[in-house]
RNA sequence: UGAUAGAGGCGCGGAAUUCAUGAAUACUGUCAUGCAAGAGUCUGGGGAGAUUUACAUGACAGGAAAGGGAAAGCCGCCGAAGGAUCAGCAGAUUUCCCCUUAUGCUGGUUCUGGGACGCAGCAGAAGAUGCUGCGGACUGUCACACCAGUGGAGCGCUAUCGG
Numbered sequence: 001u002g003a004u005a006g007a008g009g010c011g012c013g014g015a016a017u018u019c020a021u022g023a024a025u026a027c028u029g030u031c032a033u034g035c036a037a038g039a040g041u042c043u044g045g046g047g048a049g050a051u052u053u054a055c056a057u058g059a060c061a062g063g064a065a066a067g068g069g070a071a072a073g074c075c076g077c078c079g080a081a082g083g084a085u086c087a088g089c090a091g092a093u094u095u096c097c098c099c100u101u102a103u104g105c106u107g108g109u110u111c112u113g114g115g116a117c118g119c120a121g122c123a124g125a126a127g128a129u130g131c132u133g134c135g136g137a138c139u140g141u142c143a144c145a146c147c148a149g150u151g152g153a154g155c156g157c158u159a160u161c162g163g
Stems, first nucleotide, its partner, number of pairs: 001162006009078001011077004017071003027062008039052004044099005081112010113139002117135007141152004
């Protein structure tokens, strides 16, 4: 220096099944009341168009789903994976057009060794969960030191083979 194989541990990620939550919800039907076309609704935003038996609120009756979560297995793995930023493509509606910061995919650059706990922020229906930042410990690894310890980063570390 190249290739191959490994290790960290409540280790990382993926798809499906079941279950709970979501949910006294959204939505539908009936009844009542209300608003005022310069109003309301059909959309995350805008325009056009349509509509008014619409729409909003309350009562009664019926009544979901998605994302996320738990259990036990399965699959792929150890920059596993996640975040930030930039670029490209797609893209939210009971009708059409445009936009998009929601969202998804691909690629470039960059940051983080790992899990847990605490605090703060964002997302979320949520005291679940995820992500980010900070904190002090723990843990794996290498270097220095040796009384105790200190420091670094995965483009690292260990083993084998080759040059």
About this RNA
Predicted 3D model of a 163-nucleotide RNA (Lysine riboswitch aptamer) from uncultured Dorea sp. Lineage of the source: Bacteria > Bacillota > Clostridia > Lachnospirales > Dorea.